[in-house]
Context: one part of a larger RNA
RNA sequence: AUCCGGUGAUCCCGGCUGCCGAGAAAAGCUUCGGCGUGCCUCGCGCGGGGAGCUUUUGGGGGUGGCACAGACCAGGGGGUAGCGACUGUUUACCAAAAACACAGGUGCAUGCGAAGGCGCAAGCCGCUGUAUAUGCACUGACGCCUGCCCGGUGCCGGAAGGUUAAGAGGAUCCGUCAGCCUUCGGGUGAAGCGGUGAAUUCAAGCCCCGGUAAACGGCGGUGGUAACUAUAACCAUCCUAAGGUAGCGAAAUUCCUUGUCGGGUAAGUUCCGACCUGCACGAAUGGCGUAACGACUUCCCCACUGUCUCGACCAGGAGCUCG
Numbered sequence: 001a002u003c004c005g006g007u008g009a010u011c012c013c014g015g016c017u018g019c020c021g022a023g024a025a026a027a028g029c030u031u032c033g034g035c036g037u038g039c040c041u042c043g044c045g046c047g048g049g050g051a052g053c054u055u056u057u058g059g060g061g062g063u064g065g066c067a068c069a070g071a072c073c074a075g076g077g078g079g080u081a082g083c084g085a086c087u088g089u090u091u092a093c094c095a096a097a098a099a100c101a102c103a104g105g106u107g108c109a110u111g112c113g114a115a116g117g118c119g120c121a122a123g124c125c126g127c128u129g130u131a132u133a134u135g136c137a138c139u140g141a142c143g144c145c146u147g148c149c150c151g152g153u154g155c156c157g158g159a160a161g162g163u164u165a166a167g168a169g170g171a172u173c174c175g176u177c178a179g180c181c182u183u184c185g186g187g188u189g190a191a192g193c194g195g196u197g198a199a200u201u202c203a204a205g206c207c208c209c210g211g212u213a214a215a216c217g218g219c220g221g222u223g224g225u226a227a228c229u230a231u232a233a234c235c236a237u238c239c240u241a242a243g244g245u246a247g248c249g250a251a252a253u254u255c256c257u258u259g260u261c262g263g264g265u266a267a268g269u270u271c272c273g274a275c276c277u278g279c280a281c282g283a284a285u286g287g288c289g290u291a292a293c294g295a296c297u298u299c300c301c302c303a304c305u306g307u308c309u310c311g312a313c314c315a316g317g318a319g320c321u322c323g
Base pairs, nucleotide, nucleotide: 028035029034038046039045040043064068076302077301078300079299081297082296083294084293088100089099104139105138106137107136108135109134110133116125117124118123142289143288144287145286147219148218149217152216153215154212155211156210157209158208161207162206163205167201168200173195174194175193176192179188180187181186220238221237222236223235224234247281248278259275260274261273262272263271
C1' cells in the first nucleotide's frame, strides 16, 4: 500500500423541544354572526406519539496490551497444647498480658438517727434507699465438685472463778506542837495541821469455757510382710489439732532431668500422648474439664518468599574526600 476493524469529533441531513421574534394565514363546520389545534377538575395535571441524553441491570459480538480486581486501597490458610470463659481495662513516655475488671458464687456486718465513710464540730454521703437493701472481704461464665484439722492466730458467744487501772477507802506509821516530866543534856506528847498510805471495793481486757476454716492457716515418720524376683492389699510402732480425699501430675509447678516409653523429624534440651519416683500439685490464696473468644504463649504443616545456602545489580538518601 491493501484488507479487516474500533471510536463517531467537525460537518451534513432528518426529527423533537425551550426561549425570543414575526405572524393571525390551515383543513373543516357554519344559521354567514362565527366556531375551530387530544382530555379535564386548567395544574409543576392526565393520556398518546417521540429523536436523543443520563443512571442502572443483564446478554452478545469484537479488538488492544508484558500485564485487565492494571495505580491506590484490599483476609494467607490449617492443625495442636497452655492460660484467661467472653466484650472490656491497664504501666500518658520501654510491659496490653496469663495482670485488672467482669456477670455468677460465698462469707461477714448492718433493723434505720443502720452498718460504713468524710469532718474538731455543725453537717453530709450511704439514701429521699430499708435485708430481693447497703457496706466489706474472697472467688471469678458454664459443667462436675469443693475432703480432713478449731492445737496456734483471728473473730463470735459466755460469764462462775483468777488477775487487773484511775477512783473510793482510810488502818498503820512519821513530822510539828499546848501541856507534863526532868539529872536542865533532854524525854514524853492530846487536838489541829502536814506527810505516808494497809485491808476492803471496782470495768473492759487478759487467763478461762465453748463455737467458727468459701476466717489466717495446716494437712507425718519408721520397721516388717505374699510359694521366682519385685512390690506390698496387710501388720507393728512413734508423733500430731489433723495427717492430702476427689481430680490432676517431669506441669506457667520436676531439683536430679535432655526422667522413661510412644508420636512427629534424616536427626527433636522444645512440642504432643502416656507413666508416677509430686526435690516442692490439690480443692473458692479454689481443683479438674470446657464450646466460643484472644494484636496472649507453645509446637507442627501447606502456600509464599533474599531470612538463608550466597550473594549480585539498580534507584534514592546519608556518610566519606575535595571545594
Large-subunit ribosomal RNA, domain IV from Bifidobacterium longum, 323 nucleotides, folded computationally. Rfam family: Bacterial large subunit ribosomal RNA. Its mean pLDDT, the model's own confidence on a scale to 100, is 80. The full RNA is in RNAcentral, with records from ENA.